[in-house]
Context: one part of a larger RNA
RNA sequence: GUCAGUCAAGGGAAAUCGGCAAAUUAGCCCCGUAACUUCGGGAGAAGGGGUGCCUGCGACAGUGAUUCGAUGAGAAUUGUUGUCGCAGGUCGCAGUGACUAGGGGGGCUGGACUGUUUAACAAAAACAUAGCUGGUUGCUAAUCCGAAAGGAUUUGUACAACCGGCGACGCCUGCCCAGUGCCGGUAUCUGAAACCCUGGUUCAACAGGGCUAAGGACCGGUAAACGGCGGAGGUAACUGUAACCUUCUUAAGCAAGCGCAAUGCCUUGCCAUUUAAAUGAUGGCUUUGCGAACGGCGUAACUAGGUCCCCACUGUCCCUGACUGACACCCU
Numbered sequence: 001g002u003c004a005g006u007c008a009a010g011g012g013a014a015a016u017c018g019g020c021a022a023a024u025u026a027g028c029c030c031c032g033u034a035a036c037u038u039c040g041g042g043a044g045a046a047g048g049g050g051u052g053c054c055u056g057c058g059a060c061a062g063u064g065a066u067u068c069g070a071u072g073a074g075a076a077u078u079g080u081u082g083u084c085g086c087a088g089g090u091c092g093c094a095g096u097g098a099c100u101a102g103g104g105g106g107g108c109u110g111g112a113c114u115g116u117u118u119a120a121c122a123a124a125a126a127c128a129u130a131g132c133u134g135g136u137u138g139c140u141a142a143u144c145c146g147a148a149a150g151g152a153u154u155u156g157u158a159c160a161a162c163c164g165g166c167g168a169c170g171c172c173u174g175c176c177c178a179g180u181g182c183c184g185g186u187a188u189c190u191g192a193a194a195c196c197c198u199g200g201u202u203c204a205a206c207a208g209g210g211c212u213a214a215g216g217a218c219c220g221g222u223a224a225a226c227g228g229c230g231g232a233g234g235u236a237a238c239u240g241u242a243a244c245c246u247u248c249u250u251a252a253g254c255a256a257g258c259g260c261a262a263u264g265c266c267u268u269g270c271c272a273u274u275u276a277a278a279u280g281a282u283g284g285c286u287u288u289g290c291g292a293a294c295g296g297c298g299u300a301a302c303u304a305g306g307u308c309c310c311c312a313c314u315g316u317c318c319c320u321g322a323c324u325g326a327c328a329c330c331c332u
Base pairs, nucleotide, nucleotide: 001327002326003325004324005323006322007321008320010318011317014316019313027051028050029049030048031047036041038168052090053089054088055087056086057085058084059083060082061081062080063079064078065077066076067075068074091095103311104310105309106308107307108306109305110303111302115127116126131166132165133164134163135162136161137160143152144151145150169298170297171296172295174229175228176227179226180225181222182221183220184219185218188217189216190215195210196209197208198207199206230248231247232246233245234244257290258289269285270284271283272282273281274280
């Protein structure tokens, strides 16, 4: 010096991206326990007190003995064992004396939850989930595997099977079918070959015409299908703003709710709280941000998720030191 440990005055996160690591706490009994809540929880919330040994006493339970009673039921006395409790005493710094053995609280955020995952750098906010919803399918079903035979679903039958999307629960889920897709319809138009007719010196090639499927045109439906959801100008008794008006324009012009956010470039936005000091956190504002099952907004509980704060605690640090074990290393 490295590795693994032990201890540390005073301070107590000043260290650091960040309390990472370490420390604190810890078992059992008693008291006590908030917001919120889906009334189950939250909760071991938080926060207090006790805990060894000796002696005495009490209660309850088990099991013996003696006496009374009638031999029974039972009662009293007494021995012993166990559990619980009360009181007195006693020792130590310390009594779950070693081992064992939660640090706690608050705010915000993601995902409802238990669960699953990158065997060997990722456990998560990713996947799944119950639940909600759209579609296909009447059984020789739809879907899938296979060249076929055949097979899975299924020895099931719409309260079923399959294919999507969202993702507990609560309040909700607005407008647009012009484009793309899908579904349905279709008088008419378009529409290949085959076929029919005509022409082609006899045949044929070939040419023209007719008929005509799917599809398309055309007409409708459909957004929890793919998706989309404007601009300009003016106007109110200070200013500002614009309920209001005009105009261009679209298929329709973002209605609810939320918002500097896991989403905001400008941005360390502005205001307030928190700090002595805050690119942080929280609350508010918000004209160009998000936006409603590629779900919107809330939400108790849960979480080795993310982020901020407080208490306790500490060698993380101020600022290092000492010790133990092993190794390196030095001398011989």
This is a predicted structure of a 332-nucleotide part of an RNA (large-subunit ribosomal RNA, domain IV) from a Nanobdellota archaeon. Model confidence (mean pLDDT): 82 of 100. It matches the Rfam family "Archaeal large subunit ribosomal RNA". Its family is annotated with ribosome and structural constituent of ribosome in the Gene Ontology. Taxonomically the source falls in Nanobdellota (Archaea, Nanobdellati). RNAcentral holds the full RNA, with entries from ENA.